[in-house]
Molecule: transfer RNA
Organism: uncultured Lachnospiraceae bacterium
RNA sequence: UCCUCGAUAGCUCAAUGGUAGAGCAUUCGGCUGUUAACCGAAGGGUUGCAGGUUCGAGCCCUGCUCGGGGAG
Numbered sequence: 001u002c003c004u005c006g007a008u009a010g011c012u013c014a015a016u017g018g019u020a021g022a023g024c025a026u027u028c029g030g031c032u033g034u035u036a037a038c039c040g041a042a043g044g045g046u047u048g049c050a051g052g053u054u055c056g057a058g059c060c061c062u063g064c065u066c067g068g069g070g071a072g
Stems, first nucleotide, its partner, number of pairs: 001071007010024004018055001026042005048064005
């Protein structure tokens, strides 16, 4: 320098162009003599950054940043 994959909640990861979700964690409640376990609920997101296409973008296109892998 080139190719390729990835970046979404505190963490690990989903989401076929049409309301952004799950598990764990946190908080509250239930259950229990108590803790743990179990059950229920709640809070938590400028979807890495900047543009473009579209009625509508986490998703498609371009550039950039960071990380993994590969070629020279």